Source information:
Small-subunit ribosomal RNA, 5' domain from Synechocystis pevalekii SERB 15, 473 nucleotides, folded computationally. The prediction has a mean pLDDT of 86. Rfam family: Bacterial small subunit ribosomal RNA. Rfam links the family to the GO terms structural constituent of ribosome and ribosome. The full RNA is in RNAcentral, with records from ENA and SILVA.

[in-house]
Context: one part of a larger RNA
RNA sequence: AACGCUGGCGGUAUGCCCAACACAUGCAAGUCGAACGGAGUUCCCUCGGGGACUUUGUGGCGGACGGGUGAGUAACACGUGAGAACCCACCCUCAGAAUGGGGACAACAGUUGGAAACGACUGCUAAUACCCAAUGUGCCGAGAGGUGAAAGAUUUUUCGUCUGAAGAUGGGCUCGCGUCUGAUUUGCUAGAUGGUGGGGUAAGAGCCCACCAUGGCAACGAUCAGUAGCUGGUCUGAGAGGAUGAGCAGCCACACUGGGACUGAGACACGGCCCAGACUCCCACGGGAGGCAGCAGUGGGGAAUUUUCCGCAAUGGGCGAAAGCCCGACGGAGCAAUACCGCGUGAGGGAGGAAGGUCCCUGGAUUGUAAACCCCUUUUUUCAGGGAAGAAGUUCUGACGGUACCCGAUGAAUAAGCAUCGGCUAACUCCGUGCCAGCAGCCGCGGUAAUACGGAGGAUGCAAGCGUUUUCC
Repeated sequence: AACGCUGGCGGUAUGCCCAACACAUGCAAGUCGAACGGAGUUCCCUCGGGGACUUUGUGGCGGACGGGUGAGUAACACGUGAGAACCCACCCUCAGAAUGGGGACAACAGUUGGAAACGACUGCUAAUACCCAAUGUGCCGAGAGGUGAAAGAUUUUUCGUCUGAAGAUGGGCUCGCGUCUGAUUUGCUAGAUGGUGGGGUAAGAGCCCACCAUGGCAACGAUCAGUAGCUGGUCUGAGAGGAUGAGCAGCCACACUGGGACUGAGACACGGCCCAGACUCCCACGGGAGGCAGCAGUGGGGAAUUUUCCGCAAUGGGCGAAAGCCCGACGGAGCAAUACCGCGUGAGGGAGGAAGGUCCCUGGAUUGUAAACCCCUUUUUUCAGGGAAGAAGUUCUGACGGUACCCGAUGAAUAAGCAUCGGCUAACUCCGUGCCAGCAGCCGCGGUAAUACGGAGGAUGCAAGCGUUUUCC
């Protein structure tokens, strides 16, 4: 963990191990009007216009983080220790520069196609969008020379743009060592091993190509097959070791299945694009749409695993000058005795040892101070009053939550079960049954006096749990 019986409360954790099976519905990544043109609403108005707000679109940044899963992978994937031939948006520091021009495309207007998804044509237009020229510390080159940038906005004092250098951070690459089982797998390999020259990349390299050589690996286990994400850790153990990798943290891989590139500082990209496939859905049959291994939730599978909840108040992230907006990250609440810890179900007195039950030799024994009864307390329960910290930041701002906590009132009141009792192993009698029904972890019980089956009384053990089963030591 599950199952059976039972079940009062609180705190802290944990909660699909099977089908990486299929998914209805909602949400999970946006933001910026202080980059730009338009449109709409509204206010002022000297009727020229101006202000405020909202927003489709162009543009910028972010959608490569955060979140999920463990299918694949026995590998430089991971762990550890080294290394050289590299890149790095945003951030910090320093140095320098931002000159002059141009043409478009959306939105919009008109026409038009389509059931829809979505388009087509014509015309107009802005920019921190795009292009050209200039300059240029840079780069290439022996040199000559070649190449090579920019953008503005605004509340008018800040932000932004470009180039170079350096830092920080993050990443790519290489190597030593370590890393499961099988020899009933002994040979494996042709881009294979190396060289020369090229291509390619941010960068070294058969990474790729042409030519040349014939190498390279393997009993210190190659190749093949099976299994498996790896680690910090976790469990156990005196240790050595063995087992394991849930939660949390680091790394890796994957995102319906397979392949591919585009954009970009960064992806060959979970909620981007293209192609193919399977499946599902819409369709006017011409054609389209989709991808929960995000959070909830559904079906299915299964012994088995939760709410279609609240909030951005905190922490953190994206965008923004800011106000702020967004965030199923996160903070919380809900459900589950799933685990651990804590508390309670009363305390003191009370013998006519009551009644009843059970046993019985009819004397009694036991249940048993147990109950009744007297006195006390109120943890808990219920009700009532007050009521936080968590808020940083002078003010304002709390989902949780009228919660925790504090005070008061009432009344022992609201709260005990489960397994076992032949030996191992703590705890015994009666009745029923009669090798039947049944029990059982092992030994073994049961065929008419069963402490071993079933019931009852009593006892023992543990206790909001108890017992069984599975697994590990």